[in-house]
RNA sequence: GGGACCGUAGCUCAGCGGGAGAGCGCUCCGUUCGCUGCGGAGAAGCCGGGGGUUCGAAUCCCUCCGGUUCCA
Numbered sequence: 001g002g003g004a005c006c007g008u009a010g011c012u013c014a015g016c017g018g019g020a021g022a023g024c025g026c027u028c029c030g031u032u033c034g035c036u037g038c039g040g041a042g043a044a045g046c047c048g049g050g051g052g053u054u055c056g057a058a059u060c061c062c063u064c065c066g067g068u069u070c071c072a
Stems, first nucleotide, its partner, number of pairs: 001071007010024004018055001026042006048064005
């Protein structure tokens, strides 16, 4: 320098045009003498930045940034 893949909650990831979600973690409540465990409730993300297409974009297109990997 070129190719491929990835970037979504604190962490690991799903979601591939129309509701932003799961597990773990965190907070509170219940159960217990207490802890663990279990049950219930809740907080936390303007989906890496910008632009475009579309009635509508996390999702499609372009570009930039970052990461992994392959080739040279």

Overview
Predicted 3D model of a 72-nucleotide RNA (transfer RNA) from Longimicrobium sp. The RNAcentral record of the sequence draws on ENA and MGnify. The coordinates come from a structure-prediction model, not an experiment, and the mean pLDDT is 82. Its Rfam family is "tRNA". Rfam's curators write: Transfer RNA (tRNA) molecules are approximately 80 nucleotides in length.